[in-house]
RNA sequence: CCAGCCGGCCGGACGGCCGCCCCGACAAGUGCCGAAAGGCCGCCGGGGAGGAAAGUCCGGGCUCCAUGGAAACGCGGUGCCGGGUAACGCCCGGCGGGGGCAACCCCAGGGAAAGUGCCACAGAAAACACACCGCCUCUCCGGUUCGCCGGCGCGGUAAGGGUGAAAUGGUGGGGUAAGAGCCCACCGCGGGGCCGGUAACGGCCCCGGCAGGGCAAACCCCACCGGGAGCAAAACCGAAUAGGAGGGGCAGGGGCUUGUCCCCAGGCGGGUUUUCACGCUCGCCCCUCGGGUAGGUUGCACGAGGCGUCCGGCAACGGGCGUCCCAGAGGAAUGGUCGUCACGCGGCGGGCAACCGCCGCCAUACAGAACCCGGCUUACAGGCCGGCUGGCCUC
Numbered sequence: 001c002c003a004g005c006c007g008g009c010c011g012g013a014c015g016g017c018c019g020c021c022c023c024g025a026c027a028a029g030u031g032c033c034g035a036a037a038g039g040c041c042g043c044c045g046g047g048g049a050g051g052a053a054a055g056u057c058c059g060g061g062c063u064c065c066a067u068g069g070a071a072a073c074g075c076g077g078u079g080c081c082g083g084g085u086a087a088c089g090c091c092c093g094g095c096g097g098g099g100g101c102a103a104c105c106c107c108a109g110g111g112a113a114a115g116u117g118c119c120a121c122a123g124a125a126a127a128c129a130c131a132c133c134g135c136c137u138c139u140c141c142g143g144u145u146c147g148c149c150g151g152c153g154c155g156g157u158a159a160g161g162g163u164g165a166a167a168u169g170g171u172g173g174g175g176u177a178a179g180a181g182c183c184c185a186c187c188g189c190g191g192g193g194c195c196g197g198u199a200a201c202g203g204c205c206c207c208g209g210c211a212g213g214g215c216a217a218a219c220c221c222c223a224c225c226g227g228g229a230g231c232a233a234a235a236c237c238g239a240a241u242a243g244g245a246g247g248g249g250c251a252g253g254g255g256c257u258u259g260u261c262c263c264c265a266g267g268c269g270g271g272u273u274u275u276c277a278c279g280c281u282c283g284c285c286c287c288u289c290g291g292g293u294a295g296g297u298u299g300c301a302c303g304a305g306g307c308g309u310c311c312g313g314c315a316a317c318g319g320g321c322g323u324c325c326c327a328g329a330g331g332a333a334u335g336g337u338c339g340u341c342a343c344g345c346g347g348c349g350g351g352c353a354a355c356c357g358c359c360g361c362c363a364u365a366c367a368g369a370a371c372c373c374g375g376c377u378u379a380c381a382g383g384c385c386g387g388c389u390g391g392c393c394u395c
Stems, first nucleotide, its partner, number of pairs: 001391010012341007020048005026042001029041001031040003050366001054377002057375005062230004075226005080094005095109001096107004110221002115219002117215003132161002134157003138153001140151004169187006188210001189208008234298004244289006252264004256259001268283005305324008342364001344361007
C1' cells in the first nucleotide's frame, strides 16, 4: 500500500431573535375558567428525545383480579456444558459440528434401542429392505474359426451401472465361480477400562466384524420454567341527565250557647270505593343519601440510575469510594428563523501530486419518548478510533 476480519464511538457545532413543555424559588389579585374537584395568568433559575425512542418478540418491576400451601392433569415455552444476572429464549467463557489459507464466522446442538406416524418424484426395492441392468455357476437349445458366442430357465451375487435427499459403514489388499466384514490393515462405529477436565468432552489401551436408514422446527418421551390481565392497570375527588333508597308536598275560615261544641273547606294530579274523608296505589314536584359516568388529580419520573476511579474476574459481571439529579406531554412540548462554520456534491483556477483558493447547491440518514427497566430483532446519509489476519514492496 492492497484485500479482509472483529470491537467501540459519533451521528451536525456555535451564536442572535421569536416561541413551546416541565420542575423549583419568589411574587400576586375580592383576578380569569369551572357547579365543584381542580386548572390558568407574572418574573427569576434549571432541565427538555434515541441509538435505535421503532417492532411490541422475550424477561422483570409495579397495579388489580383469582388463589390456604404444595403438587398433579392440561396447555404453552426452553433444550450441549459451566458461569453471569432480579430474570430471560439474553450475555460471557468453553465443548462438538460446519465454512474460510487465516483473522474469524455460522449452528433450536436432549432422546430414533418406549410407542405411533411419515419418507414426494424417480427407482426393481424407501424398511419385515431390495435383483432392473450387469457379473458368475449349472441344465437345455442354436451357432462356431473349437478360444467361445447368442438365447430360455433354476440359482448365486449388493463389487460395478442406474434412480434418489437418503440404498445396510469407507479405502486398500487377500479371497472367490462371481462376490460379500467372508478374512486382514487403517479410518469410522459400539462396549469396557484408565487418564485429563467442575462439566460438555477429549486422549490412550483392550474387546467386538458391525447391530435397529432418515425425520422429534411430526405426534411423543425426558428434564426444567410458567396463575390471569394490563398504566385505557389502579387509587382518590366528583356535576348535569337517567335510574335507586328514604322523607315531605294540611294552611285555614266562620259561628255562637265557650263546649276538648257546631258549620264550611278537604288543598299537586290520576286511579281504587255509589259519593266524600282516611287508607292503598301510580305519576309529578321538593329535600336528603348512596353508587356510577363526563371531568379533574394521583399513579409519573431517585432508578436492578448516570459518570469517574480503584479492586476481583480470561470475560459477561460483581464490589468499594467519590460525584451528579438528568424529558414527563397527554390532541400530545422538545420548534421556527437568521448568521458563521464543519461535512458532502458540482464547477473554475493554481499545483507533478497530496492539497489549497473562489463560486454555486442548501443536499446532513433512520427516525419522535407516552408507566418504568434489562435484552433481542429490524432501519440508518456520512464519519471517527482501536485491535487483528493474508499478500506485495522497501529498509